The prediction has a mean pLDDT of 78. Two RNAs folded together computationally: RNase P RNA and transfer RNA, 444 nucleotides in total. Rfam match: Bacterial RNase P class A. It is annotated as a ribozyme.
């Protein structure tokens, strides 16, 4: 220098004029001073939770959700460090229970797709036929591929029943042996996942679980339109179905049992009347410095700050100067550009959009000291 | 602001692990003197979209897009 990884920051500033919102004050009740006003994502609404209201006598069945190990947190499907695989020279980056409990499925090809089989091909040792031979007891040679052996080779597909090599055989074969992967035991190391190291075993187990499922944890429903309060309204009106010990319905939160209410009742439909304000609702797993433990994610101690609260919804618009980028020409002047996107009970996270411009660490290539 | 659904041809749609039916529309021929009927044939190769899982995805599973719906109180 050039190419790449990983983390992270910024998200234009100042200041004058005009408004808009809310908190505080002061009066003459709508004004005047004074202070505060969108984000990293406020967004999607994908997980977890606060809080808030309903339930919670008991038994059994199902629903959901995560899924490598330790930690970390209030919790989580996030977060960290670490394992093993797999992908890249590399820094890095990705991905995880169980297929040896069971069911299921593997289209089309192919012999065969899972209790493994045999199309071609090899062999035909053994047993059968056939022809020769002969020392006629039967034995030997040749041939045939019927009986049977074989899975070494070849076709087929994503995937064919450990992998290469010697022996070995009739021709094969883990049928033997060596190295390699495999299972299983013993032993060391490690909190674990999981590593080494040594022994035995010829080998057993094709792939799907983001199919059912099995194992292991975790999970009462409902969302601030929860829910508390005041206030306004009036046609507790009409019509169907259901049902009163033969029980409609409600409650036990998704069913059953069981159990408790239960009759001027219940459910749907039409139709009617009102849609105002307070609280919830802004001191909080809070933000910034800094010490300190910890490999890290956190985390504890101090000191300091108070920092949006609207409701058809405020957080804006003009001007000047300044900085960043772009073009055009003469050092400097004109002109243009400037993302994603906006609170709506509140946090933690996690995904996704994002103009422009900046830092840190690292990795490979080259060149030069 | 909470909650629930659903995206397949120009319409309407079936199909939910193994080649994407089918009506209508629309092209083209052919009947006809023409026309409309009728018949014939064709007409998805990004199933919203971006990734994954699997041999093999419209179907699983994850992210984005877009579109529909419901949902205050009194009685």
């Nucleotide at each position: 220098c050039g190419g790449g990884g990983u983390g992270g920051g910024u998200g234009c500033a100042u200041g004058a004029u005009c408004g808009c919102u809310c908190c505080g004050g002061c009066c003459u009740u709508g004004g005047c001073c004074g202070g505060g006003g969108a984000g990293g994502a406020a967004a999607g609404u994908c997980c977890g939770a606060a809080c808030a209201c309903c339930g919670c006598a008991g038994g059994g069945c199902a629903c959901g959700g995560u899924g490598g190990u330790u930690c970390g947190u209030a919790a989580c499907g996030c977060g960290a460090a670490c394992u093993u695989c797999g992908g890249g020279u590399a820094a890095c980056c990705g991905a995880a229970g169980g297929a040896a409990a069971g069911u299921g499925c593997c289209a089309c090809a192919g012999a065969a797709a899972a209790u493994a089989c045999a199309c071609c091909g090899c062999c035909g040792a053994u047993g059968g036929c056939a022809c020769g031979g002969c020392u006629u007891g039967g034995c030997c040679g040749u041939g045939c591929a019927c009986a049977g052996g074989u899975a070494a080779g070849g076709u087929u597909g994503a995937a064919a029943u450990g992998g290469c090599g010697a022996g070995g055989u009739a021709a094969g074969a883990g049928c033997u042996c060596a190295c390699c992967g495999c299972u299983u035991g013993u032993u060391c190391g490690g909190c674990g996942a999981c590593g080494g190291a040594c022994a035995a075993g010829g080998c057993a187990g094709g792939g799907u679980a983001a199919a059912c499922c099995c194992c292991a944890c975790c999970g009462g429903g409902u969302g601030c339109a929860a829910g508390a309060c005041c206030a306004a309204a009036u046609a507790g009106g009409g019509a169907a179905g259901c049902g009163u010990u033969u029980g409609a319905g409600a409650g036990c939160u998704g069913c059953c049992c069981g159990u408790u209410c239960a009759a001027u009742g219940c459910u749907u439909c039409c139709g009617g009347g009102u849609a105002g304000g307070u609280u919830g609702c802004a001191g909080g797993a809070g933000g910034c410095g800094u010490c300190g433990g910890g490999u890290g994610a956190u985390c504890g101690g101090c000191g300091u700050c108070c920092c949006a609260g609207a409701u058809a919804a405020a957080u804006g618009a003009u001007c000047a100067u300044g900085a960043u980028c772009c073009g055009u020409u003469u050092u400097a002047a004109c002109g243009g550009a400037a993302a994603c996107a906006g609170a709506a009970u509140u946090c933690g996270g996690c995904u996704u959009a994002c103009a422009u411009c900046c830092c840190a660490c690292c990795c490979c290539g080259u060149u030069c000291u | 602001u909470g909650g629930g659904g659903c995206g397949u041809c120009g319409u309407c749609a079936a199909g939910c692990g193994g080649u994407a039916a089918g009506a209508c529309a629309c092209a083209a021929g052919a009947c006809u003197u023409u026309g409309a009927c009728u018949c014939u044939u064709g007409c998805a190769u990004u199933c919203g979209u971006a990734g994954g899982u699997u041999c093999g995805a419209a179907u699983c599973c994850u992210g984005c897009c877009g579109c529909c719906c419901c949902a205050g109180c009194c009685a």